[in-house]
Formats: sequence, structure tokens, C1' cells
RNA sequence: AAAAUAAACCGGCAAACUUACUGAAAGGUAAGGACGCAAAGCUUUAGGGCCUAAGUAGAAUUAUAUGGUAGCCAGUUGCAGAA
Repeated sequence: AAAAUAAACCGGCAAACUUACUGAAAGGUAAGGACGCAAAGCUUUAGGGCCUAAGUAGAAUUAUAUGGUAGCCAGUUGCAGAA
């Protein structure tokens, strides 16, 4: 210097659920609340997956993202650090 990796003191984040607001929906925001998380920091204009279908197409079952999700994979920056 590089790769892999145990642990997490002091601290950090916050799933389900509840209430309010918002949205066509999925979902989001705030407060409460903790299932978990060593990137559960940031990025949806790298790409894939997944959710929704207002609008559009269709006689209809349906199809479709330009709407979402990074706490699905991923990209990117970084903390700690025994043997």
C1' cells in the first nucleotide's frame, strides 16, 4: 500500500403499525413507534428487477411510466477496525 474480515463503546438511521396531511394509485411527508441496518449516507438521467396505471390505445379481458421503490440488485462517496 492492496484485499478479505470479527466486533460497535460514545453515537447514527428507523420496518410493521397508529394519527394527520398529500397523491388517480403505488407511494411520500410529519409525529409517535422499533423489525432490523456497518453505508438503512447520496443517486431512479448508467442499467436490471419490483409496485402502481391517471393519461393514452383497445369493444373488452388488458397493454403501457412519463409516476414510484436504492430497507431488491446496482452506481458513488465515506466511518470504524482486533487477529
Predicted 3D model of an 83-nucleotide RNA (c-di-GMP-I riboswitch aptamer) from a Eubacteriaceae bacterium. The source organism's lineage runs through Bacteria, Bacillati, Clostridia, Eubacteriales and Eubacteriaceae. Model confidence (mean pLDDT): 78 of 100.